[in-house]
Formats: sequence, C1' cells, structure tokens
RNA sequence: GCGCCUGUAGCUCAACGGAUAGAGCGUUGGCCUCCGGAGCCAAAGGCUAUGGGUUCGAAUCCCGUCAGGCGCG
Repeated sequence: GCGCCUGUAGCUCAACGGAUAGAGCGUUGGCCUCCGGAGCCAAAGGCUAUGGGUUCGAAUCCCGUCAGGCGCG
C1' cells in the first nucleotide's frame, strides 16, 4: 500500500429498513433474612465509533474518515 471482518449500556452480546434500541452480568435502591456476597422486586445507565448520502422512515443500505483484528505484497 491492497483486500476482508468488527465497532450498540461499565462488560459480553441481541435487534426483516418500521412503535419508546433490548437481554445477561455488573451498579444503585427496596423486600426477605439472625447476617447477606444467596433469593425476589424495581430503577438508573445509549448522540448505535465519526461525517455525509439514499429513503416517508436507517443501528441496519451506500460513500468517506477514525480505531481494532486477520490476510496478502
């Protein structure tokens, strides 16, 4: 330098182009309990890496950029 893959919550990951982007773990609060690190209930937490484009509508499709991984030279 070229090609391919990946980027979504603190972490690991979901989400045919369509309603308010979800789950587990973790965190916080409450209940329970002799105690709680177990069990139960609830809550907070996201500019979907970034800038554009297509579309009535984009996490999803297209282009650029950035970051990481793999391969080739």
The RNA shown here (transfer RNA) has 73 nucleotides and comes from a Patescibacteria group bacterium. RNAcentral records the identical sequence in 7 taxa. It matches the Rfam family "tRNA". Lineage of the source: Bacteria > Bacteria candidate phyla. Its mean pLDDT, the model's own confidence on a scale to 100, is 80.